[in-house]
Parts: sequence; C1' cells; structure tokens
RNA sequence: AGGAGCAUAGUUCAACGGCAGAACACGCGAUCGAUAAUCGCGCGAUGCAAGUCCGAUUCUUGCUGUUCCUA
Repeated sequence: AGGAGCAUAGUUCAACGGCAGAACACGCGAUCGAUAAUCGCGCGAUGCAAGUCCGAUUCUUGCUGUUCCUA
C1' cells in the first nucleotide's frame, strides 16, 4: 500500500427485515446451625454517522477500533 473478516449485557455467544435472548458474572431472597452447592427473582447491551424501507442487530455507504492475508 492492497484485500478479507469482526464489532450486541461486565464476559462468552445467539437473534427469516417484524416484542433484542441465553449462559456465566453481579444484586436480592429461599434453603442450611453456618458456608459451599442448589432453586427463585432482579439488573444490564446492538461501536459512531448517514441512506433504503411502513419497519434495520440484520441491507447499503462512510468513519472508528480490532483480527487475518498479500506485498
């Protein structure tokens, strides 16, 4: 310098263009003589800016960050 991929909860990952979910973590409660384990409940997210569309996590463009390949 050129090309390709990825960006969603604190973490790891889902989600035919139509209500953004799960596990772990965290908080509260139950259980226990007390812990651990277990069970119930709760908290919490679409990188940024535009475009298309009745409707965008999803499609398009640019930017940012990151990974890989080629030189």